[in-house]
RNA sequence: GCUGUAGCGCAACGGAUAGCGCGUUGGACUUCUAAUUCAAAGAUCGUGGGUUCAAAUCCCACCUGGGAUG
Numbered sequence: 001g002c003u004g005u006a007g008c009g010c011a012a013c014g015g016a017u018a019g020c021g022c023g024u025u026g027g028a029c030u031u032c033u034a035a036u037u038c039a040a041a042g043a044u045c046g047u048g049g050g051u052u053c054a055a056a057u058c059c060c061a062c063c064u065g066g067g068a069u070g
């Protein structure tokens, strides 16, 4: 110096109910399954402080993971 956001992979000029894909669950379709389609659930935004009218976003400390150099 980089990373940390849903079960997994990732987005999000300081301002909207934090979104997308996959997955999961339920419905439709089908003789059944798969595929397709409709809907739903699922997030303490790593932790604790600070700045601000307002912080996932800016600042500080710590923690986690991987890396560069010595």
Base pairs, nucleotide, nucleotide: 002065004063007022008021009020010019015053024040025039026038027037028036046062047061048060049059050058
Background
The prediction has a mean pLDDT of 81. Predicted 3D model of a 70-nucleotide RNA (transfer RNA) from Trichonephila inaurata madagascariensis. Taxonomically the source falls in Trichonephila inaurata (Eukaryota, Bilateria, Arachnida, Trichonephila). It matches the Rfam family "tRNA". The family's RNA type in Rfam is transfer RNA. RNAcentral holds the sequence, with entries from ENA.